The RNA shown here (small-subunit ribosomal RNA) has 1462 nucleotides and comes from a metagenome. Its mean pLDDT, the model's own confidence on a scale to 100, is 82.

RNA sequence: AGAGUUUGAUCCUGGCUCAGAACGAACGCUGGCGGCGUGCCUAACACAUGCAAGUCGUACGAGAAACACGCUCUUCGGGGUGUGUAGUAAAGUGGCGCACGGGUGAGUAACACGUGAGUAUCCUGUCCUUGGGACUGGGAUAACAAGCCGAAAGGUUUGCUAAUACCGGAUAAGACCACGGCGUUUUCGGACGUUGGGGUAAAAGUCGGCCUAUCUAUAGAAGCCGGCGCCUUAAGAGGGGCUCGCGGUCCAUUAGCUUGUUGGUAGGGUAACGGCCUACCAAGGCCGAGAUGGAUAGCUGGUCUGAGGGGAUGAUCAACCACACUGGAACUGAGAUACGGUCCAGACUCCUACGGGAGGCAGCAGUGAGGAAUAUUGCGCAAUGGGGGCAACCCUGACGCAGCAACGCCGCGUGAGUGAAGAAGGCCUUCGGGUUGUAAAGCUCUGUCAGGCGGGAAGAAAGGCCGAUAGUUUAAUGGACUAUUGGUUUGACGGUACCGCCGGAGGAAGCGCCGGCUAACUCCGUGCCAGCAGCCGCGGUAAGACGGAGGGUGCAAGCGUUGUUCGGAAUUACUGGGCGUAAAGCGCGUGUAGGCGGUUGAAUAAGCCGAGUGUGAAAGCCCGUGGCUUAACCACGGAAGUGCAUUCGGAACUGUUCGGCUUGAGUACGGGAGAGGGAAGUGGAAUUCCUGGUGUAGAGGUGAAAUUCGUAGAUAUCAGGAGGAACACCGGUGGCGAAGGCGGCUUCCUGGACCGAUACUGACGCUGAGACGCGAAAGCGUGGGGAGCAAACAGGAUUAGAUACCCUGGUAGUCCACGCUGUAAACGGUGAGCACUAGGUGUAGCGGGUAUUGACCCCUGCUGUGCCGCAGCUAACGCAUUAAGUGCUCCGCCUGAGGAGUACGGUCGCAAGAUUAAAACUCAAAGGAAUUGACGGGGGCCCGCACAAGCGGUGGAGCAUGUGGUUUAAUUCGAUGCAACGCGCAGAACCUUACCCGGCUUGAAAUCACCUGGAAGCAUAUGGAAACAUAUGUGCCCGCGAGGGCUGGGUGACAGGUGCUGCAUGGCUGUCGUCAGCUCGUGUCGUGAGAUGUUGGGUUAAGUCCCGCAACGAGCGCAACCCCUGCCUUUAGUUGCCAUCAUUUAGUUGGGCACUCUAGAGGGACUGCCGGUGUUAAACCGGAGGAAGGUGGGGAUGACGUCAAGUCCUCAUGGCCCUUAUGUCCGGGGCUACACACGUGCUACAAUGGCGCGUACAAAGGGAAGCGAUCCUGCGAAGGUGAGCAAAUCCCAAAAAAGGCGCCUCAGUUCGGAUUGAAGUCUGCAACUCGACUUCAUGAAGUUGGAAUCGCUAGUAAUCGCGGAUCAGCACGCCGCGGUGAAUACGUUCCCGGGCCUUGUACACACCGCCCGUCACACCACGAAAGCUGAUUGCACCAGAAGUCGCUAAGCUAACCCGCAG
Repeated sequence: AGAGUUUGAUCCUGGCUCAGAACGAACGCUGGCGGCGUGCCUAACACAUGCAAGUCGUACGAGAAACACGCUCUUCGGGGUGUGUAGUAAAGUGGCGCACGGGUGAGUAACACGUGAGUAUCCUGUCCUUGGGACUGGGAUAACAAGCCGAAAGGUUUGCUAAUACCGGAUAAGACCACGGCGUUUUCGGACGUUGGGGUAAAAGUCGGCCUAUCUAUAGAAGCCGGCGCCUUAAGAGGGGCUCGCGGUCCAUUAGCUUGUUGGUAGGGUAACGGCCUACCAAGGCCGAGAUGGAUAGCUGGUCUGAGGGGAUGAUCAACCACACUGGAACUGAGAUACGGUCCAGACUCCUACGGGAGGCAGCAGUGAGGAAUAUUGCGCAAUGGGGGCAACCCUGACGCAGCAACGCCGCGUGAGUGAAGAAGGCCUUCGGGUUGUAAAGCUCUGUCAGGCGGGAAGAAAGGCCGAUAGUUUAAUGGACUAUUGGUUUGACGGUACCGCCGGAGGAAGCGCCGGCUAACUCCGUGCCAGCAGCCGCGGUAAGACGGAGGGUGCAAGCGUUGUUCGGAAUUACUGGGCGUAAAGCGCGUGUAGGCGGUUGAAUAAGCCGAGUGUGAAAGCCCGUGGCUUAACCACGGAAGUGCAUUCGGAACUGUUCGGCUUGAGUACGGGAGAGGGAAGUGGAAUUCCUGGUGUAGAGGUGAAAUUCGUAGAUAUCAGGAGGAACACCGGUGGCGAAGGCGGCUUCCUGGACCGAUACUGACGCUGAGACGCGAAAGCGUGGGGAGCAAACAGGAUUAGAUACCCUGGUAGUCCACGCUGUAAACGGUGAGCACUAGGUGUAGCGGGUAUUGACCCCUGCUGUGCCGCAGCUAACGCAUUAAGUGCUCCGCCUGAGGAGUACGGUCGCAAGAUUAAAACUCAAAGGAAUUGACGGGGGCCCGCACAAGCGGUGGAGCAUGUGGUUUAAUUCGAUGCAACGCGCAGAACCUUACCCGGCUUGAAAUCACCUGGAAGCAUAUGGAAACAUAUGUGCCCGCGAGGGCUGGGUGACAGGUGCUGCAUGGCUGUCGUCAGCUCGUGUCGUGAGAUGUUGGGUUAAGUCCCGCAACGAGCGCAACCCCUGCCUUUAGUUGCCAUCAUUUAGUUGGGCACUCUAGAGGGACUGCCGGUGUUAAACCGGAGGAAGGUGGGGAUGACGUCAAGUCCUCAUGGCCCUUAUGUCCGGGGCUACACACGUGCUACAAUGGCGCGUACAAAGGGAAGCGAUCCUGCGAAGGUGAGCAAAUCCCAAAAAAGGCGCCUCAGUUCGGAUUGAAGUCUGCAACUCGACUUCAUGAAGUUGGAAUCGCUAGUAAUCGCGGAUCAGCACGCCGCGGUGAAUACGUUCCCGGGCCUUGUACACACCGCCCGUCACACCACGAAAGCUGAUUGCACCAGAAGUCGCUAAGCUAACCCGCAG
């Protein structure tokens, strides 16, 4: 410090997620030790039991018992009494404490807390200092005793008694109260000091010691000394009460709140101010800088996080507050409205004799409950601290310790060195090896921790006691006190820390992760299953993402998960964001508060700046030093604490006050422009309607129609009239207005802007939350008006439907007046104002200059309105003096998408609705701009048998063949739009063959090893469907031998698989498409994806070429180079040829090689030449010559890529699967089935034909287990014979159509040949399932084929035959060959496919895309809902406990007072 995730890719916006740190945690797995910390976050839920606040006998009275001993009595059971126990225990009066300490966070949004002030508005027990005092009296009461009531708790009556308990009197310095005098001060209210006399109110003793003067007299009392107390005074310290400034939270969908309320006067009350309370008077007080209400919450120091600003938090520790079962109340007291006090009410629990009582763990332990979850009913007062006490001492669940818990932090250990045969084992493997891994073992060592044995602290010093010395007090050597000092006593933790010794590597490692983010990879299993997942996302048979394993990586006595907080997040932006299109400028104005504000002088000092002072508790953080072996932890010192308050100083800036200025703003004057607004009047054109005339059959309307109108006279046309609405031309990115908006003409009223020149005012300004006003269309209300248009509605069309688009009608409405509504893509999607920052060019208004007779033209200023464009800005698009640039001021608004501008609530409205405005839940995106593609029933240009123009077919029939389907034991498998379907198959009777039914198991074929037998083989027989098995007979070679070759059997490695995956692959192939495209290097442009080049202007079959150009070049494609064919030359003539010569039936022979032909080598064609067009180009058009002319014709040749196209059954191959079978052999069957559907073909339907007879002309091929002449036989297929030929020689071989002659005459025929019967031929081991052919007989459908659809542009289509591969046989298929030989193309609108440019896009699996809504089913979330219920709350009213205050006094009353009596 960033990263992942929106896209095919990019930039941006923007959310989500991750890496970090932290925790009072919990859960999972695991767990050796120690130190220091921490430990009910939930039910302020309920609590059994024990303990947590007592103490003082030096305040007071009273005062046991058990037990022991003595005496005494005895019925021997025991009783009485004395002493000790003991002035002890327990209880009581009294004092002090119990208001501290400890717990909790319910309540509280408050002067509760924090901070800083104030108290001229106050109090303060104990403590310190200080002045003074403590005189004299009195009456009760508890305890106790007795009686009574009650179950108990407890109560009551009578009687006795004490005090430092209570009360009276005296005294009164100071205090307080009222009055008077003086002084100081003042905010003029008062406050303070001083003084005079008057009034009011005190007290308590106890303990120790002593005998100096008095009394009694060894000593004691008074007294004295000392200690502790008592009363009073002042002051202090510490503590508290009250008041104020400032600070820290959410909701405005809480906007108004308030009657003791706000203030005054008087009084009451309090320690004290105060409506704190009461009476009276006034009518105030608070609030948009957020009152009131609601929700939430103890606050702070701090803690966590962060670079910081900040955010979150408020456990432990510390300060403050509040609370103590819930609510209320007072009493006591210095202090409480009192956690372990009281009273009342309530709920709950317990006891009960049912009458009545008791209780309060949010003290420490502990229990139940709740919960994911939080400890021992421990030890000790040894230390620290607290209460009481003179003290000893007692009390202290405060505290100190221990126990439990990896809950956290810190430290240590689980060994160290050496050790390569790189062991074994595991895992992987390309089988070579790699890895685990110096890891282990082995060898040499060490000794922390744990274990055992032994030693063994510090924490302890006070205080007390026993002494010593010195001093103080005093009458005093006494006592008391002080100081120094000796001895003695005190440890819960704990026999703990620590130290030593012993033995021995021994007892001590796990957890998470390994697709990216994010360090770390392989195998197996699984097969969208099981599962994972923080986000993106993995898993559908080769998963680095699931599960296991090996290995690795990270941390480590822990590791992960979950939850929470901050961070990253500049994702609330003060530091530090935005608003044209991503979320975001209010529709527009006027203007209040507020914010901001020109220039100059002076003053001031609020802000601001500097310095000082006080405070900012301690702890913590930070720095330094030190103490525990280290660290955590702890101690000491320092710094910091950016704050608040206050004092002094400064005066630039802001503010304030005073005074100037003119440039901001405004006013006056003179001009012209304008659909600016309101009102009244007025004009013509047009539509419609009415009246009349002319006139006749249609009109109207549409893509085409119909509804509609019209013979009752329409449409058309003429004249007249009525009425309403709107204003052609001018008219213009012209004008005006704040916006909405404004358009005939005239008049009246009226707002604003602009220009010009002077004068005046003197900052009067800008913005603007609320508020107020204006505000298109539609809509609403009332009343008018209504020509045209026209929601709704009706009809006609269209359509699958058509609640639409089109047509015919038509009502609200549109218009006017008055009111309401208050919204629009109210848009420049751009708030207002001011200033600054290159230009160019239009246009509107008003000026200036030059010039002119004048008008133009030209230069120039201001204001408005457009376009282009630099810098700059922007994510880009774009904006660019009319900013989206650079700055300032003010307002509004935004914070992921959906839910939703919705619900609820409020406000407004007659309503419609407007405005304000959420949440649950769901998602990981939603979005902006731009890029490349693809697509479009977008555009432009162009091509192709693509259409059109033609010719012939298919689709109908029969048959052949393939496919689907069905059937079957099997009908093997594959191919499936074009681009599967006469395809793999160039040929299934067996074989093929993979399928089905029946045998064999190292196997049909391969290699190797071991054991064993034998030649192999052949012949015969038996069984069998055969494969094969058995038997008999026959039958070896090399080698001395061992053994080998060959072979049978057995065992084991292995073979074998047309089994699966073409979506794991290679190779090959199809297709777009022989379409003209596809790319690269360098440069340049762009943030980037990308662009440029390759676009543009021409041209071409072509990205072919030319020109231009930020491009320049290059590659793969195109073309050419190759083959066939067309012309010529040359070479060569056998098997070919024959012009000339001879010869023959015949190129048969001689001869010849001219010609044809054969097959080698060459030539030829290149837009080369001419003309025209074109840019002087490329090229095109025409022409000449030429066998051939613009690629001459045909073939081979297939760019980058696309279709997960096809093929694991050609072959090769990874993985998986089978192994007496999915392998292999054999016989038979099947692939040939058949209601049906489709594709591809053949033959036809006839006369351009069929049949018969006779007669011509090819090319290219094949031939030895072959082609087979000839002759003979057969009607024929064929058979017999067998010449010739390994082929320019022989054979297949007849070419057929054509041409000639004849018959047929339009008919289901002399067309057509299916089907069937019979008889044959050939091949073959074998033609039944299931071959071809022949002959005779039979003679089906079919008379040119619906919708639809295919091929072809010239030697092509059409038509005719011939050959070949495969092959024993089988061809309508396939591959070739030649013969005959057309028609048509105007043209590119349309269909299909394709290329280039451009445009739109929400598509990118790319239009076979994307995507919206309803419905059905299931599920989730939220809402509504009659009713029921709980909580909280306002107002009014009823009843009302305890208690305080006041009033009253039936009753009661010691001390005091009065009276009476004694």